[in-house]
RNA sequence: CCUGAUCAAGCUAAACCCGCCGCGAGGCGGGGACGGAAAGCCACGGGUCUUUUAGUUAGCGAGAGAUAGCCGGGUUGCCUGGG
Numbered sequence: 001c002c003u004g005a006u007c008a009a010g011c012u013a014a015a016c017c018c019g020c021c022g023c024g025a026g027g028c029g030g031g032g033a034c035g036g037a038a039a040g041c042c043a044c045g046g047g048u049c050u051u052u053u054a055g056u057u058a059g060c061g062a063g064a065g066a067u068a069g070c071c072g073g074g075u076u077g078c079c080u081g082g083g
Stems, first nucleotide, its partner, number of pairs: 001082002004079001011036002016031006034069001040075003044072003047067007
């Protein structure tokens, strides 16, 4: 530098349940495993979702947020095998 869930040693943790935080999307902790070769970290671009507002309602617009296990990108790395 390349390779990959085949082998080996490890890592992580969807849905769901319980507790807490939040208007909410959702987040944190415990349990639990659908999966993952970066499912480690980062909201930079796009997507999706929440909320506020002109305005009584929905859509649209604008502001604020969420999602990294939606896609792309950035960055840092374990192990097997090969160079």
c-di-GMP-I-GGC riboswitch aptamer from a Deltaproteobacteria bacterium, 83 nucleotides, folded computationally.
The source organism's lineage runs through Bacteria, Pseudomonadati, Myxococcota and Myxococcia.
The sequence was found by an Rfam model in a public genome assembly.
It matches the Rfam family "c-di-GMP-I-GGC riboswitch aptamer". Gene Ontology term of the family: cyclic-di-GMP binding.